Predicted 3D model of a 72-nucleotide RNA (transfer RNA) from an Anaerolineae bacterium. The organism belongs to Anaerolineae, within Bacteria. The prediction has a mean pLDDT of 83. The RNAcentral record of the sequence draws on ENA.
RNA sequence: GGGCGCAUAGCUCAACGGCAGAGCAGCCGGCUCAUAACUGGUAGGUUCUAGGUUCGAAUCCUAGUGCGCCCA
Numbered sequence: 001g002g003g004c005g006c007a008u009a010g011c012u013c014a015a016c017g018g019c020a021g022a023g024c025a026g027c028c029g030g031c032u033c034a035u036a037a038c039u040g041g042u043a044g045g046u047u048c049u050a051g052g053u054u055c056g057a058a059u060c061c062u063a064g065u066g067c068g069c070c071c072a
Stems, first nucleotide, its partner, number of pairs: 001071007010024004018055001026042005048064005
C1' cells in the first nucleotide's frame, strides 16, 4: 500500500428494513442460624462517528475512527 471481518446494556452475545432483547453481573425481596446455591421482581441503550437512501435504518449505501485477520 491492497483486501476482508468486527463495533448493540457493566461483560458475553442476539435481533426479515417495522416494539432494541437474552444470559451473566448490579439493585430489592424469598429461602437459610448465616453464606453459597436456588428462586420472584426490578433498573440499565446517543446500536462507534458523520452523512445518504427509505413512509420507516442496529440492519442497506458512502466516508471516517478503533480493533482483528490475510496479501504485498